[in-house]
RNA sequence: GAAUGGAACUCUGGAGAGCCCCUGGCAACAGGGCGCCGAAGGGGCAAACCGUCCUGUUACGGGACCGGUGAAACUCUCAGGCAAAAGGACAGAACUAAUAUA
Numbered sequence: 001g002a003a004u005g006g007a008a009c010u011c012u013g014g015a016g017a018g019c020c021c022c023u024g025g026c027a028a029c030a031g032g033g034c035g036c037c038g039a040a041g042g043g044g045c046a047a048a049c050c051g052u053c054c055u056g057u058u059a060c061g062g063g064a065c066c067g068g069u070g071a072a073a074c075u076c077u078c079a080g081g082c083a084a085a086a087g088g089a090c091a092g093a094a095c096u097a098a099u100a101u102a
Stems, first nucleotide, its partner, number of pairs: 004100001010093004018034001020033005035082003041078001042076003048069003051065005
């Protein structure tokens, strides 16, 4: 110095489930009750690898362990949500920091 990759920001799309009942409140909401959803966030785990112990081969192995690492759109529903609005994983466009790289 820097093609390419690339977070955040911006724009667009974006599901599910009670406009439930009671009390307070002008309302937004708050408290309580029953029923639900999964796509903010968060928790959990498979294979595999590692470790420890036991065991076998010339060598490659095999077995055990409430041991460790270990993913998700799976799962749990803590949080959040269940008309609209807001939010929303994820995707597209544009832009592009750190960092990596010819």